[in-house]
RNA sequence: AAACUGAAGAGUUUGAUCAUGGCUCAGAUUGAACGCUGGCGGCAGGCUUAAGACAUGCAAGUCGAGCGGUAACAGGAGAGCUUGCUCUCGCUGACGAGCGGCGGACGGGUGAGUAACGCGUAGGAAUCUGCCCAAUAGCGGGGGAUAGCCCGGGGAAACUCGGAUUAAUACCGCAUACGCCCUAAGGGGUAAAGGCCGGGAUCUUCGGACCGGUUGCUAUUGGAUGAGCAUGCGUAAGAUUAGCUAGUUGGUAGGGUAAAGGCCUACCAAGGCGACGAUCUUUAGCUGGUCUGAGAGGAUGAUCAGCCACACUGGAACUGAGACACGGUCCAGACUCCUACGGGAGGCAGCAGUCGGGAAUAUUGGACAAUGGGGGCAACCCUGAUCCAGCCAUGCCGCGUGUGUGAAGAAGGCCUUCGGGUUGUAAAGCACUUUAAGCAGGGAGGAAGGCUCUGGGGUUAAUAGCCUCGGGGAUUGACGUUACCUGCAGAAUAAGCACCGGCUAACUCCGUGCCAGCAGCCGCGGUAAUACGGAGGGUGCAAGCGUUAAUCGGAAUUACUGGGCGUAAAGCGCGCGUAGGCGGUUUGUUAAGUGUGAUGUGAAAGCCCAGGGCUUAACCUUGGAACUGCAUCACAUACUGACAGGCUAGAGUACGGUAGAGGGGGGUAGAAUUCCACGUGUAGCGGUGAAAUGCGUAGAGAUGUGGAGGAAUACCAGUGGCGAAGGCGGCCCCCUGGAUCGAUACUGACGCUGAGGUGCGAAAGCGUGGGGAGCAAACAGGAUUAGAUACCCUGGUAGUCCACGCCGUAAACGAUGUCAACUAGCCGUUGGAAGGGUAAUCCUUUUAGUGGCGCAGCUAACGCUCUAAGUUGACCGCCUGGGGAGUACGGUCGCAAGAUUAAAACUCAAAUGAAUUGACGGGGGCCCGCACAAGCGGUGGAGCAUGUGGUUUAAUUCGAAGCAACGCGAAGAACCUUACCAGGCCUUGACAUCCAAUGAAUCUGCCAGAGAUGGCGGAGUGCCUUCGGGAGCAUUGAGACAGGUGCUGCAUGGCUGUCGUCAGCUCGUGUCGUGAGAUGUUGGGUUAAGUCCCGUAACGAGCGCAACCCUUGUCCUUAGUUACCAGCACGUUAUGGUGGGCACUCUAAGGAGACUGCCGGUGACAAACCGGAGGAAGGUGGGGAUGACGUCAAGUCCUCAUGGCCCUUCUGGGUAGGGCUUCACACGUCAUACAAUGGUCGGGACAGAGGGUUGCCAACCCGCGAGGGGGAGCUAAUCUCAGAAAGCCGAUCGUAGUCCGGAUUGUAGUCUGCAACUCGACUGCAUGAAGUCGGAAUCGCUAGUAAUCGCGGAUCAGCAUGUCGCGGUGAAUACGUUCCCGGGCCUUGUACACACCGCCCGUCACACCAUGGGAGUUGGUUCUACCCGAAGGCGAUGCGCUAACCCGUAAGGGAGGCAGUCGACCACGGUAGGGUCAGCGACUGGGGUGAAGUCGUAACAAGGUAGCCGUAGGGGAACCUGCGGCUGGAUCACCUCCUUU
Repeated sequence: AAACUGAAGAGUUUGAUCAUGGCUCAGAUUGAACGCUGGCGGCAGGCUUAAGACAUGCAAGUCGAGCGGUAACAGGAGAGCUUGCUCUCGCUGACGAGCGGCGGACGGGUGAGUAACGCGUAGGAAUCUGCCCAAUAGCGGGGGAUAGCCCGGGGAAACUCGGAUUAAUACCGCAUACGCCCUAAGGGGUAAAGGCCGGGAUCUUCGGACCGGUUGCUAUUGGAUGAGCAUGCGUAAGAUUAGCUAGUUGGUAGGGUAAAGGCCUACCAAGGCGACGAUCUUUAGCUGGUCUGAGAGGAUGAUCAGCCACACUGGAACUGAGACACGGUCCAGACUCCUACGGGAGGCAGCAGUCGGGAAUAUUGGACAAUGGGGGCAACCCUGAUCCAGCCAUGCCGCGUGUGUGAAGAAGGCCUUCGGGUUGUAAAGCACUUUAAGCAGGGAGGAAGGCUCUGGGGUUAAUAGCCUCGGGGAUUGACGUUACCUGCAGAAUAAGCACCGGCUAACUCCGUGCCAGCAGCCGCGGUAAUACGGAGGGUGCAAGCGUUAAUCGGAAUUACUGGGCGUAAAGCGCGCGUAGGCGGUUUGUUAAGUGUGAUGUGAAAGCCCAGGGCUUAACCUUGGAACUGCAUCACAUACUGACAGGCUAGAGUACGGUAGAGGGGGGUAGAAUUCCACGUGUAGCGGUGAAAUGCGUAGAGAUGUGGAGGAAUACCAGUGGCGAAGGCGGCCCCCUGGAUCGAUACUGACGCUGAGGUGCGAAAGCGUGGGGAGCAAACAGGAUUAGAUACCCUGGUAGUCCACGCCGUAAACGAUGUCAACUAGCCGUUGGAAGGGUAAUCCUUUUAGUGGCGCAGCUAACGCUCUAAGUUGACCGCCUGGGGAGUACGGUCGCAAGAUUAAAACUCAAAUGAAUUGACGGGGGCCCGCACAAGCGGUGGAGCAUGUGGUUUAAUUCGAAGCAACGCGAAGAACCUUACCAGGCCUUGACAUCCAAUGAAUCUGCCAGAGAUGGCGGAGUGCCUUCGGGAGCAUUGAGACAGGUGCUGCAUGGCUGUCGUCAGCUCGUGUCGUGAGAUGUUGGGUUAAGUCCCGUAACGAGCGCAACCCUUGUCCUUAGUUACCAGCACGUUAUGGUGGGCACUCUAAGGAGACUGCCGGUGACAAACCGGAGGAAGGUGGGGAUGACGUCAAGUCCUCAUGGCCCUUCUGGGUAGGGCUUCACACGUCAUACAAUGGUCGGGACAGAGGGUUGCCAACCCGCGAGGGGGAGCUAAUCUCAGAAAGCCGAUCGUAGUCCGGAUUGUAGUCUGCAACUCGACUGCAUGAAGUCGGAAUCGCUAGUAAUCGCGGAUCAGCAUGUCGCGGUGAAUACGUUCCCGGGCCUUGUACACACCGCCCGUCACACCAUGGGAGUUGGUUCUACCCGAAGGCGAUGCGCUAACCCGUAAGGGAGGCAGUCGACCACGGUAGGGUCAGCGACUGGGGUGAAGUCGUAACAAGGUAGCCGUAGGGGAACCUGCGGCUGGAUCACCUCCUUU
């Protein structure tokens, strides 16, 4: 110097967020089990299940110093003789059986029962206690039996019966009585046993007496120990167990016990227990402790220790100090065994062991050496207690399986970007070491005692005996081949298991392909799996490692420490009130609570601290601390309580006002609906989205008058009033409750809350009797619809109304329990009071309500905010994941409907709240777009062209699929293309690189063949060179490899479409929000535009918009050839043809120009808009190119590229032919038409932009024409294609299937091309179809546009109605944004987020699972009544029998005893009837879960009829309808209130 020290989170609901909330994980632990593996030692532990059944052995005996004795063994003595045998003797050691004593009540086992004074703790009085300790007194003298042994009998056995005889520390009297017990206080009663050892005197019958010692015995007292009894407090769950109790509770008397006591009996009384949980049911041995936890707690009760209970099951007593007795007895039962069938025997929950059960738990071991126990004087005997050993990694602890060095970073493996990396200093190699295991040798401690010999001391008469202190000697060890030490040899004999997607440390390859499988949760696996299986590598632990099971923790997820209830689960529908809980102010007393101190106790062990011992540790050990508790005592008295006395601020009473749809009853009024009667009057009325059913010519509806009847009370009327809530509305009267205001007086804490209890309690519904106008479940009809058991319409019954009685529930809501206190303001409104003031409306203050906004604070947020959801106090109710389910069963209530109370199995990993961003809405607002409207022209009808689907086929290759596939890929399939099909061929290949050999390459002839190809020939010998060879090409050969329009566009790049040329999409910093996010980007204007301005917690920025680019429109400058030609000149039939010119046109370069710049108006002094001027052009002038972040797993592997997979004499490569061109049909897109704004014929005019040498092709000639011949020019502002057409001028046709239209077909041709059959285009002649402007529906277009007219290009040998361009002629209309479609912004709702093509409900059908009901049936348990009544003790009796004692000489009698009999009690058993629990159960009800089933579409958006709650009726089903209620309803309007100016 001490007993201290201790607190972590993560995954998973969502697109994302915060919260709520469950599930899961990481930790520690275990009497464990299982899987894989396994070197050594130490210390512990080892049937948790069948308290199931047990073979075999052992586990309780001992004493001869209590007794009679001698069956066996040994010794000794004696006798006999046959000299090694027989017999005798209990003489000795000893001792079977027996009598007797002590012990078998301890030790050992187990946890079935028990919810109890069983256990724990604390204190207690009415008790006993063998052996032990201490003390006092005593142990005298007699008697009769009995076992054994012997004789005899029965029985298979167990065992048993009779006779004779015998001992005691066995048994029984008598004597004595210090004491003890009883007592009427006189008295009475009551014991005992001897044994052993020794002996100096004395005596002797020689046995001994006697004495002493010791032990034992008797009586009594005290102690110690142990045990019994009663008490306070504590000690599991269920109320779907609420009443239990008859010896029950108490008293008196008696009995009984060791002892108090209903413990038992009789009598008397009627009590006792219970919501602070009795009774009943289920479960359970309790504790110290153990595990966990920061703690508080929670779970548990193996080993060790204390207590209890039990001993095959049930009952009973005996003996004894102690038992109602594990290895004792009796009875009953079940089971097992023996049997001669007549009877018997047994009890491992002792130690081993066996079977069985089970996931699972050991040797039929050694020893009494130690510790302890029983008996004994002792030696000693017994001891499965115990000490040891064996088995098991079952746990904890320790050690080892080597150490150092060693880079060629070996080989091999794995991966690879092919470079390398990694395994890896790891191995090998080199140098060392030897723990443990092995072998050999040595070697403690556990041993103290006891025996024997001997020396002292004490006791004594004593050298006995006993006690004590010494010495000598021989001995006592199961473990044990011990621990430990030494030596020897050699790296030698010794590493596995789990994991590697996140949580959670650790990653790659291969295989597999929603399969196989994994999984603790989330989840992985459908062809590139770090998640399956294997491998390499890695991580963690290590003689173990994982899994499973279980407990605590994390879990503040039952919250005492330490939670909640407006919307997440959760405030009873609302009052009154009992018990209980809590309670204003002051004084005193008390000391129960409370606080402090002390004492006792809280067993030991364990935990903790400090030491010590094993080499260390585990382990053991010593001391301490602690055991937070209980009890007693003392002190304190602030607070709480109790008692007593005061007070008035809480609460209440009295008095006087006030407001009110507060309640009950009675009466009464007017308006309206309906009906009836009558009048007027005529054809409709009514109803709807539109209709119909219905009413009406028998006179409706309309209108007038009168009447009847019921129900409800317009306006006032109001986030106004009243009431506890439900709820309450014309007016008047009667009865009645509460609130509030004012001022004074009184009572004096009388208060708050409130489990049970009790009352009230909308609507619907029920019962009885009325009433019944309107409305209206059910029902009927008509509509709507695919259907329509609905929504809509026409009718209509219960009901709605009244009286009385039930029901007792609602979104009974403020989803907010009641009461009290405190905590900024402002503005309304209702009822009072006070003050002030005015002509008047009024102003100020205060109080009780009722509303809005708002600070602090709170909240997950939304929100709440003096009317709290803020800060506090008191009391009650309620919640603990979703579903199953507010259901089943049971109970209570109800006439019923049903209400109330209220689970479990099973199943899921979520369910939920608030808020956010999107998306969506048959939500809203604003805006835009050829979106609609206004127009023009089309499509849809016809025939044709073309593409697609389908069909067909050997093949009709493939792709594209709403918009955004379908005249698309394809800017052009006769062959080729070509990818397809059927043939016939090739196999290192048609093509690339590498190697080898041969040959130059190359050109060419003939034959076979459809050709590919094959065969036979000919010509030809090249280039560079360092002379080795090389380059290139071809052929052949071998293999690496080529090749693939094969698959995957859902593995990809690139490219593209689309929303959309829509105006959006974002970021930095700042700010706000817990956060997702918001702000900026919203708002007011404006724009084509997130364009710009203003405002503004935002300030800026980026990608988009715009602009910059191209083209076109005007002008200028420069330059003029091939373009152009004004002026000059030449020439022609004519022409820029020529000279010349560059002025113009034009060409192509560069500039200018347009910016809301100017004016006016509007607007906010803005941006901007409107109008105007000027100008070629005016508000982005027209057109183009340009396509933000992203969406569609959009399209494309068949353009190209590319990962992976697949094929390799083929899915590759040649070849010829066919197909892609089919044809009942359907769809898309064009072109042409149907005609007169036209057709035909004739005449004659004006472009632009392009192309051209494998080409465009002129003039001229031929042909009716397509075209042919021809050949000039042109590589193009030169030549050419190339005649533009519509238009214009004239002619004709005259409304017709035509002089429209041109399909189809025939025939004759032309051109291209190896080749027009399948399958080209064009031409001439002939033919002359449908079609007379097109249903529903639908497309394009806003100006040089639509419409219309022709021209050119690409592709291309040829093929254009397609496509891309070009110019000519050249309109109409737009009021406008209600509607359709698409889009943008803001806002709102949402149960959607794969985002409405979303989500989602119920019936039905099928499969599986658990469960309720169920005629019954089986079993357990329990209660009541009755019957039976073993053993046993108790009571009664005294027929029988009877040693001790008494009387008696005796016979006999008595006392007492035994057996018997009877009685009550009572186990098992039986009968009858109940309760309860469990199993099975035909059939049946709902529930849950399942792959893509069926029917509808109820809910989520205004979900297309707003939804939901309660109730009633109806319906295949979700559901529908009526009545009342709620907002947890969108939208619009109105009202009220608030805020700002």
Molecule: small-subunit ribosomal RNA
Organism: Nocardioides sp.